[in-house]
RNA sequence: AACGUUCUUUGGGGCGGAGUGCAAUUCUCCACCGGCAGUAUAGUCUGCGAGCCUUUUGGCUGAUUGGGCGCAAUUCCCAAACCGACGGUAUAGUCCGGAUGGUAAAAGAACGGC
Numbered sequence: 001a002a003c004g005u006u007c008u009u010u011g012g013g014g015c016g017g018a019g020u021g022c023a024a025u026u027c028u029c030c031a032c033c034g035g036c037a038g039u040a041u042a043g044u045c046u047g048c049g050a051g052c053c054u055u056u057u058g059g060c061u062g063a064u065u066g067g068g069c070g071c072a073a074u075u076c077c078c079a080a081a082c083c084g085a086c087g088g089u090a091u092a093g094u095c096c097g098g099a100u101g102g103u104a105a106a107a108g109a110a111c112g113g114c
Stems, first nucleotide, its partner, number of pairs: 003112008016030004031094002033084002035048004043082002051060003064080005086097003
């Protein structure tokens, strides 16, 4: 030093404008947002978390293409797309609620440790 144990802290963003309507931050048009790890820098790849179901052990679970540079990029650049749990409410990724919750994980401290 790796690593192990215990503890502490951190740990999800976003409706602004116009229209219709009795009523919509929910519909329509434009706008806006993107958890963690891996990998050439990722909402759309691989895995995890969240969410839902369950015999508590497991299961289910969204979305990207074309071109360019390069040893290497579905990650960068250019262009055009697409996706977003449950309950409430005029139909919600963005409002309210479960949640002063939980978690992937990150940083740090103490002790152990050749």
Predicted 3D model of a 114-nucleotide RNA (FMN riboswitch aptamer (RFN element)). It was read from a public genome assembly, where an Rfam model found it. The prediction has a mean pLDDT of 82. Rfam family: FMN riboswitch aptamer (RFN element). Rfam's curators write: The RFN element is a highly conserved domain that is found frequently in the 5'-untranslated regions of prokaryotic mRNAs that encode for flavin mononucleotide (FMN) biosynthesis and transport proteins.